[in-house]
A computed fold for a 73-nucleotide RNA from Morchella anatolica, annotated as transfer RNA. Taxonomically the source falls in Morchella sect. Rufobrunnea (Eukaryota, Fungi, saccharomyceta, Pezizomycetes). RNAcentral holds the sequence, with entries from ENA. It matches the Rfam family "tRNA". The family's RNA type in Rfam is transfer RNA.

RNA sequence: GCUCUGGUGGCCAAGUUGGUAGGGCGGAGCACUAGUAAUGCUGAGAUUCUCGGUUCAACUCCGAGUCAGAGCA
Numbered sequence: 001g002c003u004c005u006g007g008u009g010g011c012c013a014a015g016u017u018g019g020u021a022g023g024g025c026g027g028a029g030c031a032c033u034a035g036u037a038a039u040g041c042u043g044a045g046a047u048u049c050u051c052g053g054u055u056c057a058a059c060u061c062c063g064a065g066u067c068a069g070a071g072c073a
Stems, first nucleotide, its partner, number of pairs: 001072007010025003019056001028042004049065005
């Protein structure tokens, strides 16, 4: 330098008719307990890497950039 894959809450991670984002861990509260842990319940937390384009509507499609990983040179 080229090609491919990926970037979604604090961490991990799903999301294929394009129709306002689901789950696990963690953190908070409550129940349980003599108290903790475990367990159960409740609720919170996301401008979906950035910019632009297409569209009535974009995490999703297109372009550029950026970061990480892999391969080739």